[in-house]
Parts: sequence; C1' cells; structure tokens
RNA sequence: GGGCGGUUAGCUCAGGUGGUUAGAGCGCAUCGUUGACAUCGAUGAGGUCACUGGUCCGAGUCCAGUAUCGCCCA
Repeated sequence: GGGCGGUUAGCUCAGGUGGUUAGAGCGCAUCGUUGACAUCGAUGAGGUCACUGGUCCGAGUCCAGUAUCGCCCA
C1' cells in the first nucleotide's frame, strides 16, 4: 500500500429479505424467602445501535466517508 471482517446495555453477544415498542445471558438496585449469607423468585434501572453524511414514507439493518480493533496479501 491492497483486501476482508468486527464496533448494539457495565461484560459476552443475538437482532432473517428495512416496517409500529431494540433484546438475551451474566452483572447492578429494590423487594420477598433465611437467624444471617448464598441459592431461588418477583420487579426495576441501565442504550444518542462507534462517528458524520446520504438513500428511503420509514435505517441497528442499505450506500459513502471517518475512527478504532483484528485477520490475510504485498
């Protein structure tokens, strides 16, 4: 220098061929259970979907650019 892939909750990750409300597990908070802790159960908080722009009636999803991480080639 060229090519490919990843970026979504604190962490690990889903999210089909764009369609009304963005999810799971773990973690966290509160409550219940216990003499207490753990386990278990219930409820809840937590996200400008890496950033900018574009396409579209409508974008986490499509397109372009940027950033960053990883892999391959040279």
This is a predicted structure of a 74-nucleotide RNA (transfer RNA) from a bacterium. The sequence was found in a public genome assembly. Its mean pLDDT, the model's own confidence on a scale to 100, is 81. Its Rfam family is "tRNA". By type it is a transfer RNA.